A computed fold for a 73-nucleotide RNA from an uncultured Bacilli bacterium, annotated as transfer RNA. It matches the Rfam family "tRNA". The family's RNA type in Rfam is transfer RNA.
[in-house]
RNA sequence: GCCGACAUAGCGUAAUUGGUAGCGCAAUUGACUUGUAAUCAAUAGGUUGGGGGUUCGAUUCCCUCUGUCGGCA
Numbered sequence: 001g002c003c004g005a006c007a008u009a010g011c012g013u014a015a016u017u018g019g020u021a022g023c024g025c026a027a028u029u030g031a032c033u034u035g036u037a038a039u040c041a042a043u044a045g046g047u048u049g050g051g052g053g054u055u056c057g058a059u060u061c062c063c064u065c066u067g068u069c070g071g072c073a
Base pairs, nucleotide, nucleotide: 001072002071003070004069005068006067007066010025011024012023013022019056027043028042029041030040031039049065050064051063052062053061
């Protein structure tokens, strides 16, 4: 330099012919316990990497930038 994949909650991840963004762990609160852990119940946490475009509507399609990883030279 060329090609490809990936970027979603604190961490790990799911979500398709485009239609209200979920799960596990962690966190917080409550119950239980003499207390802690475990267990049970509930709650909160996401401008879906940045910008732009298409569309009534974008995590999803298109362009561009950034970062990570891999292949070729």